[in-house]
RNA sequence: AUAUAACUUCAGGGAGAGGUGUGAUUCCUUACUGGUGGUAUACUCCACGAGACUUAUUUAUAAAUAAGUUCGAAUUAGUGAAAUUCUAAUAGCAACAGUUAAAGUCUGGAUGAAAGAAGUAGUUU
Numbered sequence: 001a002u003a004u005a006a007c008u009u010c011a012g013g014g015a016g017a018g019g020u021g022u023g024a025u026u027c028c029u030u031a032c033u034g035g036u037g038g039u040a041u042a043c044u045c046c047a048c049g050a051g052a053c054u055u056a057u058u059u060a061u062a063a064a065u066a067a068g069u070u071c072g073a074a075u076u077a078g079u080g081a082a083a084u085u086c087u088a089a090u091a092g093c094a095a096c097a098g099u100u101a102a103a104g105u106c107u108g109g110a111u112g113a114a115a116g117a118a119g120u121a122g123u124u125u
Stems, first nucleotide, its partner, number of pairs: 001125001003123001006120005016030004031105002033094002035048004043092002051070009074090005096108003
């Protein structure tokens, strides 16, 4: 340095102000946030994870495993060799369950899981 298997650690952010109301961090105005890998630096490109659902199998009634389905949103101009990623302008999106009232921001599953990132000590060449 390469290959292989093992182990360890880490791995999601955000409601401040005003208004209406019996009641809203849920509505209205404003504010704020943006997982992982790829690629000219990406919430909106491509892929993945997470979430929801279905089927099959196993143990036995709730889980595990496997497969599948579903799963949001962007344009214009400029610079450049190269950017739907940078700069400028304007726009848009955000699972499920709960709640005195409808939630990207509150509470909960979750002290969970995981794309992946880093490390440890070996073995082989």
FMN riboswitch aptamer (RFN element), 125 nucleotides, folded computationally. The model forms 97% of the base pairs in the Rfam consensus. Rfam family: FMN riboswitch aptamer (RFN element). Rfam describes the family as follows. The RFN element is a highly conserved domain that is found frequently in the 5'-untranslated regions of prokaryotic mRNAs that encode for flavin mononucleotide (FMN) biosynthesis and transport proteins. This element is a metabolite-dependent riboswitch that directly binds FMN in the absence of proteins. In Bacillus subtilis, the riboswitch most likely controls gene expression by causing premature transcription termination within the 5' untranslated region of the ribDEAHT operon and precluding access to the ribosome-binding site of ypaA mRNA.The FMN riboswitch structure, reported in present an FMN-bound six-stem junction, adopts a butterfly-like scaffold, stapled together by opposingly directed but nearly identically folded peripheral domains. Gene Ontology term of the family: FMN binding.